[in-house]
Context: one part of a larger RNA
RNA sequence: UGACGGGGGCCCGCACAAACGGUGGAUUAUGCGGUUUAAUUCGAUGCAACGCGAAGAACCUUACCAGGGCUUGACAUGCCAAGAACCCUUUGGAAACAGAGGGGUGUAAUUUAUUUUAAACUUGGUCACAGGUGGUGCAUGGCUGUCGUCAGCUCGUGCCUUGCGGUGUUCGGUUAAGUCCGGCAACGAGCGCAACCCUUGUCUUUAGUUAAUAUCUCUAAAGAGACUGCCGGCGCAAGCUGGAGGAAGGUGAGGACGACGUCAAGUCAUCAUGCCCCUUACGCCCUGGGCGACACGCGUAAUACAAUGGCCAGGACAAUCGGAAGCCAACCUGCGAAGGUGCGCCAAUCCUCUAAACCUGGCCUCAGUUCGGAUUGUAGGCUGCAACUCGCCUACAUGAAGCCGGAAUCGUUAGUAAUCGCUGGUCAGCUAUACAGCGGUGAAUACGUUCCCGGGCCUUGUACA
Repeated sequence: UGACGGGGGCCCGCACAAACGGUGGAUUAUGCGGUUUAAUUCGAUGCAACGCGAAGAACCUUACCAGGGCUUGACAUGCCAAGAACCCUUUGGAAACAGAGGGGUGUAAUUUAUUUUAAACUUGGUCACAGGUGGUGCAUGGCUGUCGUCAGCUCGUGCCUUGCGGUGUUCGGUUAAGUCCGGCAACGAGCGCAACCCUUGUCUUUAGUUAAUAUCUCUAAAGAGACUGCCGGCGCAAGCUGGAGGAAGGUGAGGACGACGUCAAGUCAUCAUGCCCCUUACGCCCUGGGCGACACGCGUAAUACAAUGGCCAGGACAAUCGGAAGCCAACCUGCGAAGGUGCGCCAAUCCUCUAAACCUGGCCUCAGUUCGGAUUGUAGGCUGCAACUCGCCUACAUGAAGCCGGAAUCGUUAGUAAUCGCUGGUCAGCUAUACAGCGGUGAAUACGUUCCCGGGCCUUGUACA
């Protein structure tokens, strides 16, 4: 000087407390461990791994396993030879691949004919080489997580000190903040904080298509507006507190933005890359299987256990977004999934698009039920070469566990929690109950900082560095 303390002081955070809703019990989905397996590819492992990489494993993907094949190779550059490219038929085969037959003679330059050469492509050959999701994240770059959006981390000069180092950055106030003020052997400065950026809330102006009309709403561009500016109180000041006006008040709300550094944190499997290793295989192609197994343990979710509910009928109100190998209106067929036919739309024009919770009326009357929907059977539909392993959906039938969950534990302070539906990416299809967004309805509680956890500043002890 740090680090640490079941030392002290001050302060903060959904940290506790207060409140609401969950998890832990059930079933299912999904990830992980374990076990099994020919293989169940690999990585991630306290917080900060476990609906994570994976924004989508039937083949492909795919890296794993079994079997069948290839060896200048699926891919790149250079050399030689032949052939344009390319198309069709056919044998063996699970395919890859191996073999047979036929058609075809182009383009550019050169040249009298015609020949020659070249480019691209194909086949064969030769060696340099290719190739490796093989190892090392403890050799690395890049990117990322985390402490933490915590308020800190430093420098120049000066001063103090034998030196290490200190001072500044401590102190008194104040703040969300090393924010600002006052004081001070310090005076300044940098990276952070804040502001500048985006979205949203109010108003004004301008413009507006897709038009009966367009004041409003909306769309999208430019501005205005909030600064403790004004008033009262407190204060040296910074500022705090109350008020006015205002759509908005003291950072208005949300986002992007993450200092010096910590964890030899994560990633050699995005990519790049040193070194090591494989080279008729640790490379490459194909078929099938596996990643989907199942005594069991854990995490994260979905759905419930019902009457603030379930079912039936009728009625009402959104926003984000997406659409051409696409979204699909209307009509017809079908109980339905869907099929047929077919309008419009490359989109403020057409379509996805009836939102659901909600309201009105009716039935159910506390029961394993008109709760709950797992599981299973049968019959169908769709995508796709192909749904056996291993897809989704529909109808009918079946109707399991479950009557609110032990110890323990999580989230949330306002348009939040809770609850309700909708959209998108990936994608042929989908195991999405996930993830990322959108709107609808819309609470309760916070006395307070003793305690638990994490953090900041000062101080103290130390046999630790």